[in-house]
């Protein structure tokens, strides 16, 4: 100093404050794509075979608020060069 798991705060879209009934739930309708799944691929590898996306699908998830939240930059621990 660089990867790489974990972790803490911080910033972080996007779709109905939709009906039944008002806040969960449940139905039903119309939508989102940035948890997580899953496809297909540019590509990459010791190329048999395998990884592989922020793209594609919405089975999960979500559609005031809060919770969540991919990915970004950050401290703090461990492990590898």
């Nucleotide at each position: 100093u660089c990867g790489g798991u974990g972790u803490g705060a911080g910033g972080a879209a996007g779709a109905g404050a939709g009906c039944g009934u008002u806040g969960a739930u449940c139905g039903c309708c119309g939508c989102c794509g940035a948890a997580g799944g899953a496809g297909c691929a540019a590509c990459c590898g010791a190329c048999c075979c395998g990884g592989a996306a922020a793209c594609u699908c919405u089975c999960a998830g979500g559609c005031c608020c809060c919770c969540g939240g991919a990915c970004c930059g950050u401290g703090c621990a461990c492990c590898g060069a």